[in-house]
């Protein structure tokens, strides 16, 4: 030095002019002035998971439906998150002839595949209680023949090699065999038991067992555990005008009934209450009171008045001090927790936080000198080459984005910069 990977932080500064909001404060002709202080983000985004808050619904708990999570401990207000630790695979590298084993990184929806059910595309000869395409062996029988052999070849044997695939019923070696095969042995994987160690997933000793038990639960399913909904346009309050809804009283006209009439007509009594048809209005239908022997009838207004509840536009609140922020200490491998001090640090609602000027920072590109490194040459001072580095000069760029009840998390977006850690190659001491 270069290549690759993981973290953390930071995302323009200064300084003039004009502008914007909220909150004191003054001032006002109540429209507004004017002054001070504050004034976006690591992601304010996406609404993915959790949670506070609010409203609704529910006696408590089960259990069904439905949806989510899955290895083991830890941490948190919860969490699908985040620390730490088990297992697998993936790369690197180290030792082994090799299978495989250490270490480092880095990555997993990482729970059951002897409860059942299914599915395994294409390709291959054979894809699940497997399979003879090629190949290698043996060979009835038939050909050649220098008699050494070789050709064909019907049947048999074989899972070493070949090919197919994502996956062909352990690997690796020696031995063994006509060829071959856990046949046979050793290492290695794997499987059972028992023993120690670990909370614990789990690791590990010894013993047995030629070796089953293919993968697939991001198919159904089966275990285990967790879940009531909507959500600030939640919710609270205030509320015109118009226009509609109710309750009372008047008035007014109606239909029943009683008394009086000069028969035209006046006075008086009541004109309510409950059910059903799923809810409201309309209507129907019972029922029980009320007027009446009995039949029948039993409220209607574009009207006045007072009064009541509802409610659209609006206004106020909910609203920002909070699982806050910064510091030092301490406990913990770590996530994180715990104690002291300081601190206040956005609240708009068509929605404030911007924009213009200059100087400087970072960078790109273009050029100019040869003043400083650099290199050549000569050796106190020198000449010379050169835009590779600084340096001057000009020109360009400086992301992603914009709170909206509040807060932990994931994930996405991001010009350019600093800082640290692994890992590998390469140089040199």
């Nucleotide at each position: 030095c270069c290549a690759g990977g993981g973290g953390g932080c930071c995302g323009g500064g200064c300084a003039g002019c004009c502008g914007c909001g909220u909150u004191g404060g003054a001032g006002u002709u109540c429209g507004c002035u004017c002054c001070a202080c504050c004034g976006a983000g690591g992601a304010a985004a996406g609404u993915c998971c959790g949670g506070g808050c609010u409203c609704c619904a529910c006696g408590a708990a089960a259990c069904a439906a439905g949806g989510g999570u899955g290895g083991c401990g830890g941490g948190u207000a919860a969490c699908g998150c985040c620390c730490g630790c088990c297992g697998g695979g993936c790369g690197c590298u180290u030792c082994g002839c090799a299978a495989g084993a250490g270490g480092c990184g880095u990555u997993c929806a990482g729970g059951g595949a002897c409860a059942g059910u299914g599915c395994c595309a294409c390709a291959g000869a054979g894809a699940g209680c497997a399979g003879a395409c090629c190949g290698c062996c043996u060979g009835c029988g038939g050909g050649u023949u220098u008699c050494g052999a070789u050709c064909c070849a019907a049947g048999g044997g074989u899972a070493a090699g070949g090919g197919u695939g994502a996956a062909a019923g352990g690997g690796u070696g020696c031995g063994g065999u006509a060829a071959g095969a856990g046949c046979g042995c050793a290492c290695c994987g794997g499987g059972g038991a028992u023993g120690c160690g670990g909370c614990a997933a789990c690791g590990u000793a010894u013993c047995c067992c030629g070796c089953a038990c293919g993968g697939c639960a991001a198919a159904c399913c089966c275990c285990a555990c967790c879940c009531g909904g909507a959500g600030c346009a939640a919710g609270g309050c205030c509320g015109a005008a118009u226009a509609g809804g109710g309750a009372c009283g008047g008035c007014g006209c109606g239909g029943g009934g009683g008394c009086c009439u000069u028969c035209g007509g006046g006075c008086u009594c009541g004109c309510a209450g409950g059910g059903g048809u799923g809810u409201u209005u309309c209507g129907c239908c019972c029922c029980u009171c009320g007027u009446g022997c009995a039949a029948a009838c039993g409220g209607c207004g574009a009207c006045c008045g007072u009064c009541c509840g509802g409610g659209u536009u609006g206004g106020c609140u909910g609203c920002u001090g909070g699982a806050g922020c910064g510091g030092c200490g301490g406990a913990g491998c770590a996530a994180u927790c715990c104690g002291c001090c300081g601190c206040c640090u956005a609240g708009a609602u068509g929605a404030a936080u911007g924009g213009c000027u200059g100087c400087c920072a970072u960078u790109g590109c273009a050029g100019a000198u040869a003043c400083g490194g650099u290199c050549c040459g000569g050796u106190u001072u020198c000449g010379g080459a050169u835009a590779c580095c600084g340096u001057c000069u000009g020109u360009g760029a400086u992301a992603c984005a914009g709170a909206a009840c509040c807060c932990g998390g994931c994930u996405u977006a991001c010009a350019g910069g600093c800082c640290c850690c692994c890992u590998g190659g390469u140089a040199u001491u």
Molecule: Bacterial RNase P class A
Organism: Alteripontixanthobacter maritimus